[in-house]
Context: one part of a larger RNA
RNA sequence: GAACGAACGCUGGCGGCAGGCCUGAGGCAUGCAAGUCGAACGAGAAGCCAAUGCUUGCAUUGGUGGAAAGUGGCGCACGGGUGCGUAACACGUGGGAACUUACCUAUUAGUAAGGAAUAACUAUUAGAAAUGAUAGCUAAUACCUUAUACUCCCUUCGGGGGAAAGAUUUAUCGCUAAUAGAUAGGCCCGCGGCAGAUUAGUUUGUUGGUGAGGUAAUGGCUCACCAAGGCAAUGAUCUGUAGCUGGUUUGAGAGGAUGAUCAGCCACACCGGAACUGAGACACGGUCCGGACUCCUACGGGAGGCAGCAGCUAGGAAUAUUGGACAAUGGGCGAAAGCCUGAUCCAGCCAUGUCGCGUGAGUGAAGAAGGCCUUCGGGUUGUAAAGCUCUUUCAGUAGUGAAGAUUAUGACGGUAACUACAGAAGAAGCCCCGGCUAACUUCGUGCCAGCAGCCGCGGUAAUACGAAGGGGGCUAGCGUUGUUC
Numbered sequence: 001g002a003a004c005g006a007a008c009g010c011u012g013g014c015g016g017c018a019g020g021c022c023u024g025a026g027g028c029a030u031g032c033a034a035g036u037c038g039a040a041c042g043a044g045a046a047g048c049c050a051a052u053g054c055u056u057g058c059a060u061u062g063g064u065g066g067a068a069a070g071u072g073g074c075g076c077a078c079g080g081g082u083g084c085g086u087a088a089c090a091c092g093u094g095g096g097a098a099c100u101u102a103c104c105u106a107u108u109a110g111u112a113a114g115g116a117a118u119a120a121c122u123a124u125u126a127g128a129a130a131u132g133a134u135a136g137c138u139a140a141u142a143c144c145u146u147a148u149a150c151u152c153c154c155u156u157c158g159g160g161g162g163a164a165a166g167a168u169u170u171a172u173c174g175c176u177a178a179u180a181g182a183u184a185g186g187c188c189c190g191c192g193g194c195a196g197a198u199u200a201g202u203u204u205g206u207u208g209g210u211g212a213g214g215u216a217a218u219g220g221c222u223c224a225c226c227a228a229g230g231c232a233a234u235g236a237u238c239u240g241u242a243g244c245u246g247g248u249u250u251g252a253g254a255g256g257a258u259g260a261u262c263a264g265c266c267a268c269a270c271c272g273g274a275a276c277u278g279a280g281a282c283a284c285g286g287u288c289c290g291g292a293c294u295c296c297u298a299c300g301g302g303a304g305g306c307a308g309c310a311g312c313u314a315g316g317a318a319u320a321u322u323g324g325a326c327a328a329u330g331g332g333c334g335a336a337a338g339c340c341u342g343a344u345c346c347a348g349c350c351a352u353g354u355c356g357c358g359u360g361a362g363u364g365a366a367g368a369a370g371g372c373c374u375u376c377g378g379g380u381u382g383u384a385a386a387g388c389u390c391u392u393u394c395a396g397u398a399g400u401g402a403a404g405a406u407u408a409u410g411a412c413g414g415u416a417a418c419u420a421c422a423g424a425a426g427a428a429g430c431c432c433c434g435g436c437u438a439a440c441u442u443c444g445u446g447c448c449a450g451c452a453g454c455c456g457c458g459g460u461a462a463u464a465c466g467a468a469g470g471g472g473g474c475u476a477g478c479g480u481u482g483u484u485c
Stems, first nucleotide, its partner, number of pairs: 001485004006481005013357006019350002021315001026313003030310003035074003040071002047064008081268003091192006099185002104181008112146004121136006152161001154159001166173003194240003201231003206228008243265004247258004270291005293304004321347001323346003329343001330341004360390004370381004394426001396421005404412001429474005434455003440469005450457002
């Protein structure tokens, strides 16, 4: 000098754009953050309409209606958060072969015949609750069997196993199998990026082979047997630290430091472990087991997981609203209308940063008054002020009023912008002045009080302390501290 996710002190007018728990991956009250489909299915509350009965405002029946719940499908593996762990094929980069891929696209073939249940519901019943139990009834694109099918597997060439689902508004949407594509992912390898030798040996499924099992798939991935290998001073093993990268920052560069925001990948979801479902998870707002913690309880037993968005508490030098809207972009479901979406788009708070603008312009010498200094003549503050003549950016008031989005729909927002009005009116501070380093005098103090980045100032004439006048620098900021180059 530059930089900052900064903090602190003094000060503070406006706007655009960005950024905002770096510390306790500590604990969390409350609300919201993942639903949707009636064009898969049975059933159907309130309300409304009609009829009948009579107690004249109630009951029954029928229709309409479609709530809440249930079966089923798809989604919940995305999106959002955090950086604990990890020195590793985790990441970056370049290759590879033994794989899978729901929804989407293209092509081909099919969509046949049957069946048994079950939730909801009804009745009974256990429990404080959470949640159940028993009996009965019912549907499906839920479930099961049979038939057939390219393909697949074994093969002794005989054979074996294996599909489907319908709906309606009647030409669409589905379903099954197969192939190919697209997209996404799993796996393997070369190379690269850290500190310690006051860590020198390490390894037994360890290294390799054969066979089997397992997986979507290769493979000690697992197992049986066999061999005794594998790694290491080009640093194995151990220990410490750490998410990696595109980038960011500094620097002429080489290099150093760094990995906030944004983007890609990885890991994690109270702590540890496990699998289920599924195309995909060993699953943040799923399940089970163990643990710690918190809460409810009728003491028998239960419930919970903000490293989602707000918010609370703790910690800390320190970091915001329990806001609006799905209008746009995107996502899920749906044939669609649409519903959901704390993703997102916006608004609120904060000089946290950066950029822009303003706090007036011209004229004005009696060089006013006052202050300060003085050799007492004067000098300086200083065209500065006052005065005179103007202007109105920004802020203010009033009116008009978008684009963003179109078939329609605007949270932002009566916002931006435009027009009119009034009046210099509402808007300047901070640090420094011994040298480095731009800027000097007086008074006070008297090695005291104090200053200080380094050298050093202060013990009675201090340009170095404190104050004043003057001056210098930067400016809605200015200084200090911290960190990096």

This is a predicted structure of a 485-nucleotide part of an RNA (small-subunit ribosomal RNA, 5' domain) from an Alphaproteobacteria bacterium. Lineage of the source: Bacteria > Pseudomonadati > Pseudomonadota > Alphaproteobacteria. Model confidence (mean pLDDT): 85 of 100.